[in-house]
RNA sequence: GAUAGAGGCCGCGGAUUUCAAAAGUAAGCUGUGGGAGGCCGCCAGGCCGUUGAAAACAGCCCAAAGGGGAAGCCGCCGAAGGAUUCCUCUUGGCAGGAGGGUCCUGAUUUUGCAGUGAAAAACUGUAAAAUUGUCAUCAAUUAUGAUGGAGAGCUAUC
Numbered sequence: 001g002a003u004a005g006a007g008g009c010c011g012c013g014g015a016u017u018u019c020a021a022a023a024g025u026a027a028g029c030u031g032u033g034g035g036a037g038g039c040c041g042c043c044a045g046g047c048c049g050u051u052g053a054a055a056a057c058a059g060c061c062c063a064a065a066g067g068g069g070a071a072g073c074c075g076c077c078g079a080a081g082g083a084u085u086c087c088u089c090u091u092g093g094c095a096g097g098a099g100g101g102u103c104c105u106g107a108u109u110u111u112g113c114a115g116u117g118a119a120a121a122a123c124u125g126u127a128a129a130a131u132u133g134u135c136a137u138c139a140a141u142u143a144u145g146a147u148g149g150a151g152a153g154c155u156a157u158c
Base pairs, nucleotide, nucleotide: 001158002157003156004155005154008077011076012075013074014073016071017070018069019068028060029059030058031057032056037048038047039046040045041094042093043092080105081104082103083102084101086100087099088098089097090096106132107131108130109129110128111127112126113125114124115123116122134149135148136147137146138145139144
């Protein structure tokens, strides 16, 4: 350097089908009401509105996305997740989104806090604790204990 592997009792990610929920919610229509605002993420710029805006109430009608469960499928073991005052694309500009660079995180679970979210779901970040894999060092004689490190690592073969 190349190839092949391991961690996991829910390994990581992606798309498809289906189910629940989102929700009898948003939007739309009608009426009451009211009398100038409302909408497009923000600015700019537009659209609707005295031929009647918004709040509020009632009736009719009535979704979807993101997220979640199940099923199998695909790609895999920096799988992937996040941060960023950097670069590129997207825009009239910003935000946001996508890709790249750089940095952080071995993995899982529980709890607290914060954020996203309809949510007591789930995800993300952070702190603590526990468990666990791997390597190094030390000790032990019986395959264990202690300390420490990080995935650009570890194991096997060539």